[in-house]
């Protein structure tokens, strides 16, 4: 140069056939306890890699581009 696989919260991942973006861990209030520690409850925290296109309506479809991994020359 060419393929193929991933990018979705602080970390780790889910997201169906396009229709309200979720889970676990962490992190913040509060309960429970003499204190921690575990438990319980609420709760914040997402331009869904970027930009553009389809469409009433994209994290999902198209096109382009960017990192990462692996593979082929």
């Nucleotide at each position: 140069g060419c393929g193929a696989u991933a990018g979705u919260a602080g970390c780790g991942c889910a997201g169906c056939u396009g229709g309200u973006a979720g889970c676990g861990c962490g992190c913040c209030a509060c309960c429970u306890u003499g204190c921690c520690a575990a438990g319980g409850u609420g709760g914040a925290g997402g331009u869904c890699g970027c930009g553009g296109g389809u469409u009433c309506g994209a994290a999902c479809c198209c096109c382009g581009u960017c990192u990462a991994u692996c593979g082929c020359u």
Molecule: transfer RNA
Organism: Lachnospiraceae bacterium